[in-house]
Record summary
A computed fold for a 103-nucleotide RNA from a Desulfobacterales bacterium, annotated as c-di-GMP-I riboswitch aptamer. It matches the Rfam family "c-di-GMP-I riboswitch aptamer". Rfam links the family to the GO term cyclic-di-GMP binding. Lineage of the source: Bacteria > Pseudomonadati > Thermodesulfobacteriota > Desulfobacteria > Desulfobacterales.
RNA sequence: AUAUGAAAAAGCCAAACUAUUCGCAAGGAUAGGACGGAAAGUCACGGGUCUUUCUGGUUCCUGUUUUUCUUCGAUUCGGUUUAAAGAUAGCCGGACUGCCAUU
Numbered sequence: 001a002u003a004u005g006a007a008a009a010a011g012c013c014a015a016a017c018u019a020u021u022c023g024c025a026a027g028g029a030u031a032g033g034a035c036g037g038a039a040a041g042u043c044a045c046g047g048g049u050c051u052u053u054c055u056g057g058u059u060c061c062u063g064u065u066u067u068u069c070u071u072c073g074a075u076u077c078g079g080u081u082u083a084a085a086g087a088u089a090g091c092c093g094g095a096c097u098g099c100c101a102u103u
Stems, first nucleotide, its partner, number of pairs: 003102003012037002017032006035090001041096003045093003048088006054079004059074002063069001
């Protein structure tokens, strides 16, 4: 330096959940806690998923007025990225770095 992770050792990280806290939210931080992980170390570059704004409708409220329209707001179901801002690195790919053992 390359490849591999069967066994072993030194250690490492920590899902769900709970508490506190930050955020409109997705989600983040800290502590407890371990489902798992050989990059579950770092980076949002590509794809995916999610959130908010945006946008189309439903219902309610309000106003106009008499049969339809409708500002603001709420509610709920959708939609694009040739609109925008975010989240996720423990969704996948990619880039960079790294422990142990074998080779």